Parts: sequence; structure tokens; C1' cells
RNA sequence: AGCGGGGUGGAGCAGUGGCAGCUCGAUUGGCUCAUAACCAAUAGGUCGCAGGUUCGAGUCCUGCCCCCGCAA
Repeated sequence: AGCGGGGUGGAGCAGUGGCAGCUCGAUUGGCUCAUAACCAAUAGGUCGCAGGUUCGAGUCCUGCCCCCGCAA
């Protein structure tokens, strides 16, 4: 070099072309004598990079980068 899978908030993952979400975590408030648990709210993403198609791309196409596996 070849083949397959993957890259999306801090972590783990969803998202079959039309508002980017879930769980955990974080922060703040509530509850409590207090902590945990529980309840509520908030913040945190230029969806790996660059192009293309499209009225519209996380999603489809092309190239590249990185990770895992197969084969050698």
C1' cells in the first nucleotide's frame, strides 16, 4: 500500500437530508442539623480537516488526518 468499523459538549453514546439530543459528570438553587440520595435550573458543541452535491448536510459524494480491528 489493501479491507472493514469508528471520530458528535468533560466521559459514554444517539441522531435514515429540515431547531444538535440522551445518560453520567460540572455549576447554581431547593430539600437536610450536615453529607449522600432526591428535585429544579443553568453552562458547556463552530459534529476530525478541506472541498463538492443540494433551497437546505452531523447525515450523501471525493480527498486527507487520527483511532480500533482483519489480512500480510